[in-house]
Molecule: small-subunit ribosomal RNA
Organism: marine sediment metagenome
RNA sequence: CUCCAGUUGAUCCUGCUGGAGGGCACUGCUAUUGGAAUUCGACUAAGCCAUGCAAGUCACUGCCUAACCUUUAGGCAGGGCGAACGGCUCAGUAACACGUGGAUAACUUGCCCUAUGGACGGGAAUACUCUUGGGAAACUGAGGUUAACUCCAGAUAGAUGACAUAUGCUGGAAUGCUUUGUUGUCCAAAUCACAAGCUGAAUCGGAGGCUUGUGGCCAUAGGAUAGAUCUGCGGCCGAUUAGGUAGUUGGUGAGGUAACUGCUCACCAAGCCUUCGAUCGGUACGGGCCUUGAGAGAGGGAGCCCGGAGAAGGGAACUGAGAUAAGGUCCCUAGCCCCACGGGGUGCAGCAGGCGCGAAAUUUUUGCAAUGCGCGAAAGCGUGACAAGGGAAUUCCAAGUGUGCAUGCGAGAGCAUGUUCUUUUCGUGAGUGUAAGAAGCUUGCGGAAUAAGAGCUGGGUAAGAUGCGUGCCAGCCGCCGCGGUAAUACGUACAGCUCGAGUGGUGUCCGCGUAUAUUGGGCUUAAAGCGUCCGUAGCCGGUUUAUUGUGUCUUUGGUGAAAUCGGACAGCUUAACUGUUCGGCUUGCCAAAGAAACUGAUAGACUUGGAGCCGGAAGAGGUCGGAAGUAUUCUUGGGGUAGCGGUAGAAUGUUAUAAUCCCAAGAGGACUAUCGGUGGCGAAGGCGUCCGACUAGAACGGGCUCGACGGUGAGGGACGAAAGCUAGGGGAGCGACCCGGAUUAGAUACCCGGUUAGUCCUAGCCGUAAACUAUGUGAACUAGGUGUAGCACAACCCACGAGGUUGUGCGGUGCCGAAGGGAAAUCCGUUAAGUUCACCGCCUGGGGAGUACGAUCGCAAGGUUGAAACUUAAAGGAAUUGGCGGGGGAGCACUACAAGGGGUGGAUGGCUGCGGUUUAAUUGGAUACAACGCCAGACAACUCACCAGAGAAGACAGCAGGAUGAUGGCCAGUCUGAAGGGCUUGCCUGACGCGCUGAGAGGUGCUGCAUGGCCGCCGUCAGCUCGUACCGUGAGGCGUUCUGUUAAGUCAGUUAACGAGCGAGACCCGCACUUUCACUUGCCAACGUUUCCCGCUCGGGAGACACGCACUGUGAGAGAACUGCUGUAGUAAUACAGAGGAAGGAGCGGUCGACGGCAGGUCAGUAUGGCCCGAAUUUUCUGGGCUACACGCGGCCUACAAUGGCACAGACAAUAGGAUGCGACCCUGAAAGGGGCAGCCAAUCCUUAAACUGUGUCGUAGUUCGGAUUGAGGGUUGUAACUUACCCUCAUGAAGCUGGAAUCCCUAGUAAUCGCGGUUCAUUAUACCGCGGUGAAUAUGUCCCUGCUCCUUGCACACACCGCCCGUCAAACCACCCGAAUGGGGUCUGGACGAGGCCUUAUCAUUAGGUAAGUUCAACUCUGGGCUCCGUAAGGAGGGUUAAGUCGUAACAAGGUGUCCGUAGGGGAACCUGCGGAUGGAUCACCUCC
Repeated sequence: CUCCAGUUGAUCCUGCUGGAGGGCACUGCUAUUGGAAUUCGACUAAGCCAUGCAAGUCACUGCCUAACCUUUAGGCAGGGCGAACGGCUCAGUAACACGUGGAUAACUUGCCCUAUGGACGGGAAUACUCUUGGGAAACUGAGGUUAACUCCAGAUAGAUGACAUAUGCUGGAAUGCUUUGUUGUCCAAAUCACAAGCUGAAUCGGAGGCUUGUGGCCAUAGGAUAGAUCUGCGGCCGAUUAGGUAGUUGGUGAGGUAACUGCUCACCAAGCCUUCGAUCGGUACGGGCCUUGAGAGAGGGAGCCCGGAGAAGGGAACUGAGAUAAGGUCCCUAGCCCCACGGGGUGCAGCAGGCGCGAAAUUUUUGCAAUGCGCGAAAGCGUGACAAGGGAAUUCCAAGUGUGCAUGCGAGAGCAUGUUCUUUUCGUGAGUGUAAGAAGCUUGCGGAAUAAGAGCUGGGUAAGAUGCGUGCCAGCCGCCGCGGUAAUACGUACAGCUCGAGUGGUGUCCGCGUAUAUUGGGCUUAAAGCGUCCGUAGCCGGUUUAUUGUGUCUUUGGUGAAAUCGGACAGCUUAACUGUUCGGCUUGCCAAAGAAACUGAUAGACUUGGAGCCGGAAGAGGUCGGAAGUAUUCUUGGGGUAGCGGUAGAAUGUUAUAAUCCCAAGAGGACUAUCGGUGGCGAAGGCGUCCGACUAGAACGGGCUCGACGGUGAGGGACGAAAGCUAGGGGAGCGACCCGGAUUAGAUACCCGGUUAGUCCUAGCCGUAAACUAUGUGAACUAGGUGUAGCACAACCCACGAGGUUGUGCGGUGCCGAAGGGAAAUCCGUUAAGUUCACCGCCUGGGGAGUACGAUCGCAAGGUUGAAACUUAAAGGAAUUGGCGGGGGAGCACUACAAGGGGUGGAUGGCUGCGGUUUAAUUGGAUACAACGCCAGACAACUCACCAGAGAAGACAGCAGGAUGAUGGCCAGUCUGAAGGGCUUGCCUGACGCGCUGAGAGGUGCUGCAUGGCCGCCGUCAGCUCGUACCGUGAGGCGUUCUGUUAAGUCAGUUAACGAGCGAGACCCGCACUUUCACUUGCCAACGUUUCCCGCUCGGGAGACACGCACUGUGAGAGAACUGCUGUAGUAAUACAGAGGAAGGAGCGGUCGACGGCAGGUCAGUAUGGCCCGAAUUUUCUGGGCUACACGCGGCCUACAAUGGCACAGACAAUAGGAUGCGACCCUGAAAGGGGCAGCCAAUCCUUAAACUGUGUCGUAGUUCGGAUUGAGGGUUGUAACUUACCCUCAUGAAGCUGGAAUCCCUAGUAAUCGCGGUUCAUUAUACCGCGGUGAAUAUGUCCCUGCUCCUUGCACACACCGCCCGUCAAACCACCCGAAUGGGGUCUGGACGAGGCCUUAUCAUUAGGUAAGUUCAACUCUGGGCUCCGUAAGGAGGGUUAAGUCGUAACAAGGUGUCCGUAGGGGAACCUGCGGAUGGAUCACCUCC
């Protein structure tokens, strides 16, 4: 040492993106004060610079000027020292540049220190000045004079080379030092200056001399300081840079240097560096240190310090102790300035300052007072070093913007007013401070006065479920995301949060990141094991002994600058800051002494790893040769006759020149059935008839030989399916391309018929595959069980054989499976994906892309190696729950089929609804199933929402107005189609007030996607869940699966589950049976009374009354059915058959509708949020419209006739309704109807049932079918019947003769058919809801179609297949690649020209020097070539991105031809086809194994 958000419907992983921390630069808004700082043109232009300043100084010498008695001041020149420091910058440099440690036995060192010795005697020139010239200037020529601490030669001292000599010393090592001799070469000095004292010459002046002191001079030796050179080690990137090098590597000899050295040259040799990365390219001053981090690290290297390098670009030397010299010289180049055009001058990467560049950075200040440096003996002079001030929130530190009290307001937080106190800061004085001024410090007075902002408030992430505006617009957003009319996400207001003189943004670095993983990751499926083996370097290596001391470890010493960092203490009021001291850091290097376990090295031994040998066995191991076999095809001959072939179905094709078919013979090529097997062999690719030859490897057994000989393996080499290529053969079958035929909207495909390359052989190339166990090789360890094939051994059996069975061992090959094993999970599990070791290869979000460029291999196709720009928030793995599948299994349903019955679809027949059209309006909604005789259960007005016209109306508050009369009423006139109203006039009344602003009533105005409630459909389908336990990291699972069974998750059995709930069932209602009770308005059997009819009597029939409640019925209870009983099957549940029974397996029919889904329907039933209208989108009236009509669709009615129509006669119901009502009966009319009236508030009264039966007629026709349409005449309801009602009568008499594709309903009292009632209702029923009458056919099954439920399987779907998704084409934008050509930079190399300089020689002069030639270093310029980088570019190629473009539908399900890999050909495009391969394919069957 911390995490959080983002892939999903949800989950666990992998993985990246973003956020939270710290540093730096710039920037927006804002800003009171003080202190400190190693902060401030580093990042870009080592770009260019006006102006001023940044290096002078001196007891050496000469001269000039001014004042002057000496002397002083200033200046010029010669001379000495300094100017090589200090200051600036970071261009170059990948290097001994830096760091660190060594070496110099290969060196130098002015000034400084120490020591010793010395300074003799001479000579010469020259500047300035003077005279005189040239020139615009810069500057410069000639002549003359003169000095020095200037210069020169000589002497002495000294230095040094060679040769010889001999002795020791130091040291790790002599090439060092030392002694002497000979000889060669070089070769010192300033006794100068000043001061004091003494002396003192010819001129009495103090020249000269002497002594002392100070400073200087020369030589030698040593020291110190400062440098120079060599060297070990250390620290960047690229192999798409693999070979580099010619003074290069070494030697000998010269030259050169302070000094070693190829530093330079001549000759000789051919070396030297390099995969431990040379060379080349890119980038970069290095370090102390700085930032960040827990650390290891990573990134940086501006300021301060150390080192290096540079001074406009390039080159060169001179002077000097020191330079190849920032404010020196010479030359060239470029720029600039002056000029009299002849010629000259200049270098801010010093301090200020200017321009330019840019996102980006201060004053042309003061002073040498301090510190330091130069000169000087010193005083001192100089110093843009430095010390100070000014500017900048650049950083760090410190402080403040007030305190208390009272009153008022407020829910509170708090705010306002008044007053009090204090004064850091502020204003104003004094002192101190400083070189000066300023600041600061001390102190007096005044006064709360002079002082708060920035960002944020959807999540992450602290802070709004606040208002308004906007309406996928404007905008926000690091990421997720927000905005399409109720925005906590935009803008604004209020409120709040964080930090605070600051706070946000942009860029960048570290961290977070175990996200390049040494500490500390991975590679079956997520990215990732090379196709396989051999093997070089490298890395690693069995047992044991000895030696050594490489690594390693211990102790000690040296060094690792200061600053920086940490602790303590101290000084500024504190702090920052600074100081003192201790420690640490610099992770190291060097040296010395020691240890010996491990590692290495050396020497020796061993046998278990490995190799060899022997033995008998197994095998599709390989190469070559020979032989065989079936089948296909072709040819010939024979037989035989009409088709064959092919497909889902066809056609192309073939056949009368005889096919297909059968028989026989022959030719030719390819292949090798059965055996055959998760059997064998091989490193992999791969290998399959038999025989032979040659050849390789493994296993087993023996334990004979060697003795670690081994493992892995970067580069490298060999092998390497199929396709493909080259050359030559071969060619039967198959078969890319191609040609036909089909299919199709199309069909460049799938299917069919042909067919070329190819497939085969020989020789060579290619070098790739899903080359897969998607699992590198080797070694060791860690439970087992069960197969199989090989070898060996043992036991038993035996038919005695190469027999059989069983067991054991070894090494192969499969399956299952334990672990406190591993793993994200799937799964792996002694054949590891477990636990460890060794070595190699590979990975680091997705796409761009295995692409481009380069290189290399290849004949080519192509292979290998292998980026970037740009783009993107995900891509991906495993598993879960759903949904889906032109996947599988099981079950089910008349809104499924089948078997049937009847319809619809046809009617220019009708009714009704919808669409469309029309209209002033034809109001609106519903619109797949699940809208369309639906809302509407009744549209002439009303309804009513629509259209035309005409009217009415604003509670409440405030303000205009109002006794000069608000308001209301009445008469008349006028306007109008009418009504109403306006206006005018007159009379009456007498206080309010819609004129304005707000605000209301009302709204069938909008939003069913803001809602409640209700409803439809999935669906009366059998499902949907919970508690506890258990399994799984988790989403989830289990239960609820399985086997049976059921109408049913109904029940039973089994079972890590055991129970429970909502549904199903039951309960409830109706119908069917029995029974009890009750009995009016219902019923009437028996008995009784009575009427009528028949009959001879007896008697029979019908009606009425009464009795009564037997029967029917009504309605209130009870019973009854439970697989209870018998048999069969089954463990059971249950199924089948049967008996009894009114009813039999849910008896039949209803009501009842789980969790949920469809943003299903309804704001126009009502309710309701929000929005809108508000004198109109409110409300009233009249009329119209919803009823339109070229057309399309749905639902019905009536029919097309004889199972019928018509006429006459006759029979049998059940629901249900009735007072503004039902209305018997009577009269009337042809009828609809009309006029009277009884009964009924209802088991009491009212309402002809029809089909049917009987008789007659019609006779197959557009009819005696059918009834539309139209004409005429009537009736009823209602204010009203034209648009627009219904009914009656007469007349008229259309289409239609059973209905295409398609489609609907129905399983028994059902369909079909017949009528009746009710609802709505003034009137109007072909509608809807009910009722009864007559009354079938077929099935007792299935999952084929349409769907539903369960299980399972696949999935790239989750808005869930009406899903997802691929490619071309078209459009816009972006970056990149190729590109004829063209511009520029870097670098290498050749040639030409060759300024200037060093050196050498010659010569002139001799004081200095000049001139010429040569050699060498060699810049600049011109020119040729190579390599490389950057830019521009017509045109071209692919890529990426972009709400709604075009064409198809390739992939995901068996994705409708399984998919994918490699390769080849073809095609608008996804793609198709051939060959070989993989399973990362579904499904069924079979075989084998477990």